[in-house]
Context: one part of a larger RNA
RNA sequence: UUGGGCGUAAAGAGCGUGUAGGCGGCAUAGCAAGUCGGGUGUGAAAGCCCUCAGCUCAACUGAGGAAGUGCGCCCGAAACUGUUAAGCUAGAGUGCCGGAGAGGGUGGCGGAAUUCCGGGUGUAGAGGUGAAAUUCGUAGAUAUCCGGAGGAACACCGGUGGCGAAGGCGGCCACCUGGACGGACACUGACGCUGAGACGCGAGAGCGUGGGUAGCAAACAGGAUUAGAUACCCUGGUAGUCCACGCCGUAAACGAUGGGAACUAGCUGUGGAGGGAAUUGACCCCUUCCGUGGCGAAGCUAACGCAUUAAGUUCCCCGCCUGGGGAGUACGGUCGCAAGGCUAAAACUC
Numbered sequence: 001u002u003g004g005g006c007g008u009a010a011a012g013a014g015c016g017u018g019u020a021g022g023c024g025g026c027a028u029a030g031c032a033a034g035u036c037g038g039g040u041g042u043g044a045a046a047g048c049c050c051u052c053a054g055c056u057c058a059a060c061u062g063a064g065g066a067a068g069u070g071c072g073c074c075c076g077a078a079a080c081u082g083u084u085a086a087g088c089u090a091g092a093g094u095g096c097c098g099g100a101g102a103g104g105g106u107g108g109c110g111g112a113a114u115u116c117c118g119g120g121u122g123u124a125g126a127g128g129u130g131a132a133a134u135u136c137g138u139a140g141a142u143a144u145c146c147g148g149a150g151g152a153a154c155a156c157c158g159g160u161g162g163c164g165a166a167g168g169c170g171g172c173c174a175c176c177u178g179g180a181c182g183g184a185c186a187c188u189g190a191c192g193c194u195g196a197g198a199c200g201c202g203a204g205a206g207c208g209u210g211g212g213u214a215g216c217a218a219a220c221a222g223g224a225u226u227a228g229a230u231a232c233c234c235u236g237g238u239a240g241u242c243c244a245c246g247c248c249g250u251a252a253a254c255g256a257u258g259g260g261a262a263c264u265a266g267c268u269g270u271g272g273a274g275g276g277a278a279u280u281g282a283c284c285c286c287u288u289c290c291g292u293g294g295c296g297a298a299g300c301u302a303a304c305g306c307a308u309u310a311a312g313u314u315c316c317c318c319g320c321c322u323g324g325g326g327a328g329u330a331c332g333g334u335c336g337c338a339a340g341g342c343u344a345a346a347a348c349u350c
Stems, first nucleotide, its partner, number of pairs: 004321003007304002012318001014201004021194003025088002028085004033081002035077008049065006091191001092188004096183003103177007110154001115149007125136002162169002206247006215241002220236004258317006266295011299306002323350003332343004
C1' cells in the first nucleotide's frame, strides 16, 4: 500500500461550531469538461504471440504479420457526472399559536441540621470501639431550653422521571438567555450532510492572586491493632472542598457503540404534545408525532448479545487500528507559571 476491521479481542477523537475538501432532492432546455462510439496519427528496435524461412533438428537466427489495453487530433452521441439558464417543493429553514423541562447566567429570599459563642436548668461523667485508648469534662462537660454568629448543602416531592452537544444540571422567587417538541396554515426555494486544519466548551484533582472557612478532610500528630502497621479502626487536624478573576485540558470524559439519510415483524411501560369519544372535573378508549425504558421476529454476531434509540439492510463524510513488552516512554517540536498536556519513535526482547 492492498485487503480486513473498530460494543467486550488492537481500534470512535470527551463534546460542539465550522473553513477547505468530499458527497448531494424533483423536473426542463442548452453546452460537451468527465463519459461513450467511429476515424486518424503516434505508440523506436529487440522481446512476447502467429506464419514462413536458414544452420541435418533444436536452442539460436532471418523475414513478414499481429498485438501494444496508452496518448494527441478530428467527427459524432447526450443517458449519467459536471456546468449554464429558467423552474419545482417531498430535504433544509423562517413566520404564527401553544404547553413541558434540575438547560445556562445574575441578584435576592427561606427552613432543617452540624459547629461555635452568651445565658438558664442540672451533675459526673461524656465520647469512641470488636474491645480499648488517645480526647473532652468539677475552671461544670455530655443532656436539655432560650438567644446569637457563620459557612456549606438543599430532606420529603424524586421516579426504572426530565433538560442539555458533551462535561453536567435538583430549596423558593425575580430578571436576562439557549435549545428541543406539538398544532393548523403561510412563506423562502436545495439555502443540505459531513468536516482535515482552526476556534470554543470541557467532571474531579491541581496551579496563580485576593477573599472565605461551619462540616468534611489528603498531608501531618497521637491512640489502637499487629511479628511489623509509614494501613484498614479511633481522637485531632492543614491544604483543599466554597466565592471572584485567570490558568490547566485530563478521565472507566462509557452506551467502552462518530455524525447524517433511507428501508426492515410485533408486544408492553413511561415523559411531552395533538386528535376522538365520554362527561363535568383532568378517569377511560383509540390514534398521530417527539423523547425515554423492558421483551422479542427476521437478520446479524466468535460468542455474549444487538434487534425501528441496530451491533439488521444500504449510501455519504470524518476519526482510528495493524502481535506482546520496550512505551503513550526517549528525542525533537509545541502549549503551560508549574504539575504536566499534545504530537510520537527506535534499539533490544518474547

Overview: RNAcentral holds the full RNA, with entries from ENA and SILVA. This is a predicted structure of a 350-nucleotide part of an RNA (small-subunit ribosomal RNA, central domain) from an uncultured Myxococcales bacterium. The coordinates come from a structure-prediction model, not an experiment, and the mean pLDDT is 88.